[in-house]
RNA sequence: CGAGCGGUCCGGACGGCCGCUCCGGUGGCUCCGGCCUCCGGGGAGGAAAGUCCGGACUCCACGGGUCAGGGUGGUUGCUAACGGCAACCGGCCGCGAGGCCAGGGAAAGUGCCACAGAGAACAGACCGCCAACCCCCGACGACGUCGGGGCGGCAAGGGUGAAACGGUGCGGUAAGAGCGCACCGCGGACCCGGUGACGGGUCCGGCAGGGCAAACCCCACCCGGAGAAAGACCAUGUAGGGGGGGCAAGGGUGACGACCCGCGCCGAGGCCUCCCGGGUAGGUCGUUCGAGGCCGGGCGCGAGCUCGGUCCCAGAGAAAUGGCCGUCACCCCUCCGCUGGAGGGGGUACAGGAUCCGGCUUACAGGGCCGCUCGCGCA
RNA sequence: GGGCGAUUAGCUCAGGGGUAGAGCGGGGUCUUUACACGGCCUAGGUCGGGGGUUCAAAUCCCUCAUCGCCCA
Numbered sequence: 001c002g003a004g005c006g007g008u009c010c011g012g013a014c015g016g017c018c019g020c021u022c023c024g025g026u027g028g029c030u031c032c033g034g035c036c037u038c039c040g041g042g043g044a045g046g047a048a049a050g051u052c053c054g055g056a057c058u059c060c061a062c063g064g065g066u067c068a069g070g071g072u073g074g075u076u077g078c079u080a081a082c083g084g085c086a087a088c089c090g091g092c093c094g095c096g097a098g099g100c101c102a103g104g105g106a107a108a109g110u111g112c113c114a115c116a117g118a119g120a121a122c123a124g125a126c127c128g129c130c131a132a133c134c135c136c137c138g139a140c141g142a143c144g145u146c147g148g149g150g151c152g153g154c155a156a157g158g159g160u161g162a163a164a165c166g167g168u169g170c171g172g173u174a175a176g177a178g179c180g181c182a183c184c185g186c187g188g189a190c191c192c193g194g195u196g197a198c199g200g201g202u203c204c205g206g207c208a209g210g211g212c213a214a215a216c217c218c219c220a221c222c223c224g225g226a227g228a229a230a231g232a233c234c235a236u237g238u239a240g241g242g243g244g245g246g247c248a249a250g251g252g253u254g255a256c257g258a259c260c261c262g263c264g265c266c267g268a269g270g271c272c273u274c275c276c277g278g279g280u281a282g283g284u285c286g287u288u289c290g291a292g293g294c295c296g297g298g299c300g301c302g303a304g305c306u307c308g309g310u311c312c313c314a315g316a317g318a319a320a321u322g323g324c325c326g327u328c329a330c331c332c333c334u335c336c337g338c339u340g341g342a343g344g345g346g347g348u349a350c351a352g353g354a355u356c357c358g359g360c361u362u363a364c365a366g367g368g369c370c371g372c373u374c375g376c377g378c379a
Numbered sequence: 380g381g382g383c384g385a386u387u388a389g390c391u392c393a394g395g396g397g398u399a400g401a402g403c404g405g406g407g408u409c410u411u412u413a414c415a416c417g418g419c420c421u422a423g424g425u426c427g428g429g430g431g432u433u434c435a436a437a438u439c440c441c442u443c444a445u446c447g448c449c450c451a
């Protein structure tokens, strides 16, 4: 210098003018609901998004069990929790830095494997290889040899397929074949290392048991339901509204799967539940101090944990962060006697709070920084 | 704000691992003097986009997009 890998940060700045919203203060007006002036302070994001996971919080009185249903799936950790994250293990890809993996069980059972192909799961012989043994025919010639055929043998080679019942090599054989042997793979036992996933070694076994579980299923673990339009209070309105069902000692009910147990509640001018009609469409709380931000110390490889200091940082309720001008920055275009300069024009993304938090995923003009790899050149 | 569902031919829909169909519509042709009806033949598909599992995906899984429904 070129090509690349991983991580992290920013995502316009400043000034002027006109505005918006919330809080506090001051002053004024008021029909006491509030409104206005001035001053001070706060005012979107890395994704505020999708709502894909997980929690906090709230309600469904409560607790437990069985089944159903859903989810997750290497190991060890982190965490409030997770399908997240970290480190490690294994597999695949890359020369490498590194990247990707729903990565338990196919030896419990069931199911599927289209087309092609001889044969697709206790398989099979189309082409092919063989003629040792047995039979037939023929020739030579003598109890053998050669040729052809049959009964047969084989699964090495070809062919089909995504996949053909271990692979390579040597021996062996009529031809072959784990038939025998060596190595690799596979399975089992034992030993060693590791918390563990797993790794290494020794011995034995001739190979048995194809793939698919993001097919049913089995195993282990997790999950009650609903969601801030949750929910609480006040005010207002109607009517003491109408109809259906259930309710006596064992029955009903306990919120959106079923059943059971404990326990609670309920009984006739009462209670529970469903439907219809009518009314309200207001206010306050929940609501923003939080698994919080920043700085520093300690522990840990790391995710993270812990201690100290410091800060208060949007809280509206149909919803506020906007617009214009100037200067600068960056990018694109044009021109010039061009490692630079000039002028004009254009552009500066994705997007935007609605209870909050931790993740994941997706969108994003442009830019900065750190670490590393490969190649080339120079010293 | 929250909770659900759908996407397959021009339209309405089947198909739920083995190479995608039906009805209507379109085109051609026959029939008719002509039209309709009817008969025969025929074209038309990135199965919403991307990725994954699998030998193989419209189908199973993840993600994104679009459209629709519900609520105090």
Base pairs, nucleotide, nucleotide: 001375002374003373004372005371006370007369008368009367010366012328013327014326015325016324017323018322020043021042022041023040024039025038027036028035029034045350049361050360052359053358054357055356056355057227058226059225060224062262063261064260065259066258067257069223070222071221072220073219074088075087076086077085078084089103090101091100092099093098104218105217109216110215111212112211113210126158127157128154129153130152134150135149136148137147138146139145140144166184167183168182169181170180171179185207186205187204188203189202190201191200192199193198231285232284233283234282241276242275243274244273245272246271247270251266252265253264254263292311293310294309295308296307297306298305299304329348330347331346332345333344334342335341336340380450381449382448383447384446385445386444389403390402391401392400397434405421406420407419408418409417427443428442429441430440431439
This is a predicted complex of two RNAs, RNase P RNA and transfer RNA, with 451 nucleotides together. It holds a member of the Rfam family "Bacterial RNase P class A".